[in-house]
Molecule: c-di-GMP-I riboswitch aptamer
Organism: Desulfuromonadaceae bacterium
RNA sequence: CCGCAGAACCGCCAAACCCAUCGCGAGGUGGGGACGGAAAGCCGACGGGCCCGCACGGAGCGGGCGGCCGGGUUGCCUCG
Repeated sequence: CCGCAGAACCGCCAAACCCAUCGCGAGGUGGGGACGGAAAGCCGACGGGCCCGCACGGAGCGGGCGGCCGGGUUGCCUCG
């Protein structure tokens, strides 16, 4: 430096649900809690997809999800 390697080790994150709180909503934040994760770190002014709001004759406009996928990018340990 590379890996389309993950058995072990030190650890890490945190689904559903509950409480509080913000939001019209999807959903976000904090605490509890673990379904899982080898990037479940980050990027939604990269490409898709899904969800919400407004308008609906349609087109459209705005918002959300990185734990939906692809991709980009950064990183720990061991092994090769």